This is a predicted structure of a 468-nucleotide part of an RNA (small-subunit ribosomal RNA, 3' major domain) from an uncultured bacterium.
The prediction has a mean pLDDT of 83.

[in-house]
Context: one part of a larger RNA
RNA sequence: UGACGGGGACCCGCACAAGCAGCGGAGCAUGUGGUUUAAUUCGAUGCAACGCGAAAAACCUUACCAGGGCUUGACAUAUCGACGAAAGAUUUAGAGAUAAAUCCCCUCUUCGGAGCGUUGAUACAGGUGGUGCAUGGUUGUCGUCAGCUCGUGUCGUGAGAUGUUGGGUUAAGUCCCGCAACGAGCGCAACCCCUGUUCUUAGUUACUAACGGAUCAUGCCGAGGACUCUAAGGAUACUGCCGGUGACAAACCGGAGGAAGGUAGGGACGACGUCAAAUCAUCAUGCCCUUUAUGUCCUGGGCUACACACGUGCUACAAUGGUCGGUACAGAAGGCGCGAGACAGCGAUGUCAAAGAAAACCCCAAAGCCGAUCCCAGUUCGGAUUGUUCUCUGCAACUCGAGAACAUGAAGCCGGAGUUGCUAGUAAUUGCGAAUCAGCAUGUCGCAGUGAAUGCGUUCCCGGGUCU
Numbered sequence: 001u002g003a004c005g006g007g008g009a010c011c012c013g014c015a016c017a018a019g020c021a022g023c024g025g026a027g028c029a030u031g032u033g034g035u036u037u038a039a040u041u042c043g044a045u046g047c048a049a050c051g052c053g054a055a056a057a058a059c060c061u062u063a064c065c066a067g068g069g070c071u072u073g074a075c076a077u078a079u080c081g082a083c084g085a086a087a088g089a090u091u092u093a094g095a096g097a098u099a100a101a102u103c104c105c106c107u108c109u110u111c112g113g114a115g116c117g118u119u120g121a122u123a124c125a126g127g128u129g130g131u132g133c134a135u136g137g138u139u140g141u142c143g144u145c146a147g148c149u150c151g152u153g154u155c156g157u158g159a160g161a162u163g164u165u166g167g168g169u170u171a172a173g174u175c176c177c178g179c180a181a182c183g184a185g186c187g188c189a190a191c192c193c194c195u196g197u198u199c200u201u202a203g204u205u206a207c208u209a210a211c212g213g214a215u216c217a218u219g220c221c222g223a224g225g226a227c228u229c230u231a232a233g234g235a236u237a238c239u240g241c242c243g244g245u246g247a248c249a250a251a252c253c254g255g256a257g258g259a260a261g262g263u264a265g266g267g268a269c270g271a272c273g274u275c276a277a278a279u280c281a282u283c284a285u286g287c288c289c290u291u292u293a294u295g296u297c298c299u300g301g302g303c304u305a306c307a308c309a310c311g312u313g314c315u316a317c318a319a320u321g322g323u324c325g326g327u328a329c330a331g332a333a334g335g336c337g338c339g340a341g342a343c344a345g346c347g348a349u350g351u352c353a354a355a356g357a358a359a360a361c362c363c364c365a366a367a368g369c370c371g372a373u374c375c376c377a378g379u380u381c382g383g384a385u386u387g388u389u390c391u392c393u394g395c396a397a398c399u400c401g402a403g404a405a406c407a408u409g410a411a412g413c414c415g416g417a418g419u420u421g422c423u424a425g426u427a428a429u430u431g432c433g434a435a436u437c438a439g440c441a442u443g444u445c446g447c448a449g450u451g452a453a454u455g456c457g458u459u460c461c462c463g464g465g466u467c468u
Stems, first nucleotide, its partner, number of pairs: 007468007015458002019422005026315008034306002042053002064301007073124001077123008088103006107114002126290002129288003135284002137279003140275001142273001147186006153162003166177003192267004197235007207224002211222003238261001241255005317415001321374007334362001338356001341352004381412001386407007428450007
């Protein structure tokens, strides 16, 4: 000077408390450990690994295993020598890679050659092999915590101190006052994007107040530019105003006006640094290792195994519910895509030279509401598991896809110790979409619908900040 203390003082955070919903018990999905295996490829491991890399493992992917092949090689550059076709198609053999045969008779040219292909030689290629404790780049984390420093001056023999401490205040080293300090930088805040109010401009595919017309009815039509809305540009909020408290300060408390009030709400934005944190398997890269193999091509298998243990989710255990019938309202997205409608099928789905939309034009919710039924049961709860028959994608669904119908109808009656999230359009609950993608979503990232309870407070638990 730091760090630490079951030392002290002060302060903050869904940290506790007050509440709501869960997890931990069940079934299933998914990841991990372990075990097994020819292989179950590799990495990630307290918080900060475990629905993580993976925004899609049937083949491919694929890195793993077994077997079958190749050796200047699947891919790059260059030199020298030999040959002349290549590509494509068909047939045969084969699991395929590949091999053989046949067809085809095809580049430019100054006729030297060039390009291309095959083949031989040589330099080399190749490596998801090792080292993240040799590295770059990128990322996590403390933490969106309020801190971390410098110049000059001053003090101290010096390490260093001061400034940055103190009195107030703030979300904040935010600001004010004081002070041997005076200034400055990186952070904080603001500048950026979205949402909330309003004005101007513009009015189609959106809208419909006034006028006219049509209809059983409807912005349906003429029309309008008011309203809603759309999308470009402005305005608006600054403790600006009033009262009180305060050191006459900074500020705090209350009020007015206002769509919004004291950071209006959300996002992007992450200081000096810490953890030899993560990544050599995104990529790049030093060194080491390998070179008829640790490279490369192919077929099949594996990554999907299963006494078990853990994490994260989904579905439930029911009446605030299940089932049946009727009926209403979004946002976002859409061209190898969205698809009305009609017909066939119990249905998944199929068919049509299928309407419409390159989208404010076409296509699309569920919870909800109305009515009926069930009557508290392992049930008309719950849907696992299994059987049969099908549908779809795709060369191909046995290992190993998703979906439908019929039958089957398991555990489960609210979960021990413990533990997680959340302070408002939030939690909870309800559906919809996108990326990946031929197909496959309970995951991820978004979108809207309905919409709470509680917060006395800081003694305690956890983490953090300042002074001592």